[in-house]
A computed fold for a 346-nucleotide RNA from Lysobacter soyae, annotated as Bacterial RNase P class A. The sequence is in RNAcentral, with records from ENA. The gene name in the source record is rnpB. Its mean pLDDT, the model's own confidence on a scale to 100, is 76. It matches the Rfam family "Bacterial RNase P class A". About the family: Ribonuclease P (RNase P) is a ubiquitous endoribonuclease, found in archaea, bacteria and eukarya as well as chloroplasts and mitochondria. Rfam classes the family as a ribozyme. Taxonomically the source falls in Lysobacter (Bacteria, Pseudomonadati, Pseudomonadota, Lysobacterales).

């Protein structure tokens, strides 16, 4: 100095004038103070809170899924492991079980599980022919699975050997393995030792191991008009009205007090909270504990915003509604550091 890779941070400043929104002070004008984000977004996991079921356990259904720690918690995050992929940093990964059971594999092929189409053999033992009875020839209904072919795959590969042709049949290395050993808390790894006995799919059903009640802040809780309706008790009242020929009885109707539900409304849930800064300690780390600082939106017809002026790199993607943790998806342009590789100069 160049190309790569990973991690982190900022997200236009400053003044100045109007004006929103909460708070605190004030009779009032006014004054002071605070006022989005890394994603606030999507509502995709996870938990808190709330409020409704609920005895315990199972079935069922649904999520997660190498292994091991962290958390409240998880589908996240850390380290490791294995497999892919790069020349390296480094990226990617629905990565538990195919010796429980059931099942699937289109086309094409002879077979997708125990099959033999083309071809290869004729050692033995079968058949046919021959014979000079020693043999020879020939075949497949017999042996084979190496070569051809088909297909995503055809029952380990390569080679040497062996054979009538072949074959784990044997042997060397590679692959495999329900075996031993030794490492590692595990995944899993290296050595020995078997020698084919297990073909592939679980994003088929299916088995295993964990986990899960149900709705959501328009949960929920408190305070309560106006009008109409209900409940209880007194008086008018031995009353009026209706039923009816009277009585009785039953229904209805006036006024006053109290009750209680519940609307509009208003209060609270509501922002101090698994926060957060610094600094030490323990851990590869993720995160944990300690001490001393900090207060940093909280609305509900719902704020956060606009003019000037100056400067620069001329400015993205976006705008809180109950809160946290996380994942993911959007973003101009810029800064810092870590690690690979390649040139160059000492």
């Nucleotide at each position: 100095g160049g190309a790569g890779u990973c991690g982190g941070c900022c997200a236009g400043g400053c003044a100045a004038u109007c004006g929103c929104g909460g708070c605190g002070c004030g009779c009032a004008a006014g004054c002071g103070u605070c006022g989005a984000g890394g994603a606030a977004a999507g509502u995709c996991c996870g938990g808190g809170c709330u409020c409704c079921a609920u005895a315990g356990g199972g079935c069922g259904c649904g999520a997660u899924g190498c292994c091991a720690g962290g958390u409240a918690a998880c589908g996240c995050c850390u380290g490791g492991g294995c497999g892919g992929u790069g020349a390296a940093a480094g990226c990617c990964g629905a990565c538990g079980g195919a010796a429980a059971g059931u099942g699937c594999a289109a086309c094409a092929g002879a077979a997708a599980g125990a099959u033999a189409c083309c071809g290869c053999c004729u050692a033995a033992g079968u058949c046919u022919g021959u014979u000079u009875c020693g043999g020879c020839a020939g075949a497949a209904c017999g042996g084979u699975a190496a070569g051809g072919g088909u297909g995503a795959a055809a029952u380990g590969g390569u080679g040497c050997g062996g054979u009538a042709a072949g074959a784990g049949c044997g042997c060397a290395c590679c692959g495999c393995g329900a075996g031993c050993c030794g490492g590692g808390c595990a995944a899993c790894c290296g050595g020995c030792c078997g020698g084919u006995a297990c073909g592939g799919c679980a994003a088929a059903c299916c088995c295993c191991a964990u986990c899960g009640g149900g709705a959501g802040c328009a949960a929920g809780a408190c305070c309560a008009a106006a009008u109409a309706g209900g409940g209880a008790g007194g008086c008018u009242a031995u009353g009026c009205u209706g039923c009816g020929g009277c009585c009785c009885g039953c229904a209805g109707u006036g006024u006053c007090u109290c009750c209680g539900g519940g609307u509009a409304g208003g209060u609270u849930g509501c922002u101090u909270g698994a926060g957060u800064u610094u600094u030490g300690u323990g851990g590869u780390g993720a995160c944990a504990c300690a001490a001393a600082g900090c207060c940093u939106a909280g609305a509900c017809g719902a704020a956060u915003g606009a003019u000037u002026g100056u400067c620069c790199a001329c400015g993205a993607c976006a705008g809180a509604a109950c809160c946290c943790g996380g994942c993911u998806u959007a973003u101009c342009g810029g800064c810092c550091g870590g690690c690979u590789c390649c040139g160059c100069a000492c």